[in-house]
RNA sequence: GUGGAGGGCUGGAUGGCCGCGGGGGUUCGCGCCUCCGAGGAAAGUCCGGACUCCCUGAAGCAGCGGUGCCGGGUAACGCCCGGGCGGAGCAAUCCGACGGAAAGCGCCACAGAAAACAAACCGCUUCGCGGCAGCCGGAGGUUCGCCUUUUGGCAAAACGGAGCAAGGGUGAAACGGUGGGGUAAGAGCCCACCGGGGGGCUGGCAACAGCGCCCGCAUGGCAAGCCCCACCGGGAGCAAUGCCAAAUAGGGAUCUUGCGGGGGCAACCCCAGGGCCGCUUCAGCCCGAGAGAUCCGGGUUGGCAGCUAGAGCGCAUGGGCAACCAUGUGCCAAGAGGAAUGGUCAUCCAGAGGGGGAAACCCCUUGGACAAAAUCCGGCUUACAGGCCCUCCGCGCAU
Numbered sequence: 001g002u003g004g005a006g007g008g009c010u011g012g013a014u015g016g017c018c019g020c021g022g023g024g025g026u027u028c029g030c031g032c033c034u035c036c037g038a039g040g041a042a043a044g045u046c047c048g049g050a051c052u053c054c055c056u057g058a059a060g061c062a063g064c065g066g067u068g069c070c071g072g073g074u075a076a077c078g079c080c081c082g083g084g085c086g087g088a089g090c091a092a093u094c095c096g097a098c099g100g101a102a103a104g105c106g107c108c109a110c111a112g113a114a115a116a117c118a119a120a121c122c123g124c125u126u127c128g129c130g131g132c133a134g135c136c137g138g139a140g141g142u143u144c145g146c147c148u149u150u151u152g153g154c155a156a157a158a159c160g161g162a163g164c165a166a167g168g169g170u171g172a173a174a175c176g177g178u179g180g181g182g183u184a185a186g187a188g189c190c191c192a193c194c195g196g197g198g199g200g201c202u203g204g205c206a207a208c209a210g211c212g213c214c215c216g217c218a219u220g221g222c223a224a225g226c227c228c229c230a231c232c233g234g235g236a237g238c239a240a241u242g243c244c245a246a247a248u249a250g251g252g253a254u255c256u257u258g259c260g261g262g263g264g265c266a267a268c269c270c271c272a273g274g275g276c277c278g279c280u281u282c283a284g285c286c287c288g289a290g291a292g293a294u295c296c297g298g299g300u301u302g303g304c305a306g307c308u309a310g311a312g313c314g315c316a317u318g319g320g321c322a323a324c325c326a327u328g329u330g331c332c333a334a335g336a337g338g339a340a341u342g343g344u345c346a347u348c349c350a351g352a353g354g355g356g357g358a359a360a361c362c363c364c365u366u367g368g369a370c371a372a373a374a375u376c377c378g379g380c381u382u383a384c385a386g387g388c389c390c391u392c393c394g395c396g397c398a399u
Stems, first nucleotide, its partner, number of pairs: 001395010012348007020037007039370001043381002046379005051237004056283006064233005069083005084098001085096004099228002104226002106222003121168002123164006134154003137150005176194006195217001196215003200211004241305004251296007260271004273287004312331008349368001351366006
């Protein structure tokens, strides 16, 4: 100088005028004064909660759903930090749906001989049969170049038997890989190393890593298919919910189950039985004549609260590799209710382009992204013009 990786910050400022929402002060009131007023993602509604209500409570089982290496953090999480293993990258770094395939079921199209306990398409070796062309040998002839013939030998293709799975082909993947020996040709058939299985020692809280020993050792993939294992989990949500005021029809229809006994003058009490649960045990409660389900119809659409002081934010110190935690201290940063935070003028500023200038600087033009609270927090994911800072890696050059 240039390309890349990780992290942090910002994403406008000031003033005047007019107009809004909330808090506080003041005034009999009208009004006046003052303070505050969208985000890093407010978005997606994907996770986890606080809070509110409902299910009668406790326990166990079941169902349904979620997470899935180890250790830590946190109120909690599917999040964050650190580590392990695997993958991508030259690297900084990034990604991982990362427990189990020997509990069972299921799938692997097409191609290919064969896709889970096999198998031979091309092929290799060997034996038999066969005998083309050609060659060797013998005989005859010869113009000495060769020609004719042959009961002999070698010999291809085709066909059949046996052995092979090393080589080639197909495929995402072919029943371990590379090299050597051995064999008729081959094969863990044997050997070395790698891989696999078993078990031991060392280091580590652990996931795991390293070392060496034994065994030639038949053994794919998918669980982001069902499943098995471990752990976790009630439902709904601020349109939750609570209060006040007001109004109506204590409305109608259908279905299921049940409508018993005893005491007592009566009120009432006890029991059988029914119900409150997906199932069971214990307890509690309701009915004892009610309980449950479905449909139709009517009234209420007003006001107040919930509503913003928090698992809050800043700084310092200490602990920790870190996430984070503890202590001390300071601060209070929207609360609308169809939904406020706006409009305008001026100046400045980050950036870009152009001109002048040695530079400082001056002038002109342009221009500021994604986007808007609605109960509130902790995360994740997605979007983002421009600008700044820190650390690291690669390449090139110079000293």
Source information
A computed fold for a 399-nucleotide RNA from a Paracoccaceae bacterium, annotated as Bacterial RNase P class A. Its Rfam family is "Bacterial RNase P class A". From the family's description: Ribonuclease P (RNase P) is a ubiquitous endoribonuclease, found in archaea, bacteria and eukarya as well as chloroplasts and mitochondria.